[in-house]
RNA sequence: UAAUGAAUAACGGGAGAGACCACUUAAAUGUGGCGCCGAAGGAGCAACCCCCCGGAAACUCUCAGGCAAAAGGACCGUUAUUGUAAU
Numbered sequence: 001u002a003a004u005g006a007a008u009a010a011c012g013g014g015a016g017a018g019a020c021c022a023c024u025u026a027a028a029u030g031u032g033g034c035g036c037c038g039a040a041g042g043a044g045c046a047a048c049c050c051c052c053c054g055g056a057a058a059c060u061c062u063c064a065g066g067c068a069a070a071a072g073g074a075c076c077g078u079u080a081u082u083g084u085a086a087u
Stems, first nucleotide, its partner, number of pairs: 006082008018034001020033004035067003041063001042061003048055002
């Protein structure tokens, strides 16, 4: 300390991958099968930090979630509120 960071809310933008097959359902409903995606969440580690333990990404995994639309969606922008050494 007007702010920036941080937290919350609203609005806007927001990728990827089978409208797969069988039976079933009013149905993109349920059950089973095969194939895929990573940017909810989760887990593991790299640089790095800490040097006891550990922490740690948009990397890796794919448990969960997802694979027409809708919904969701990390992250970004704008506005508002809270708030102060975290920037």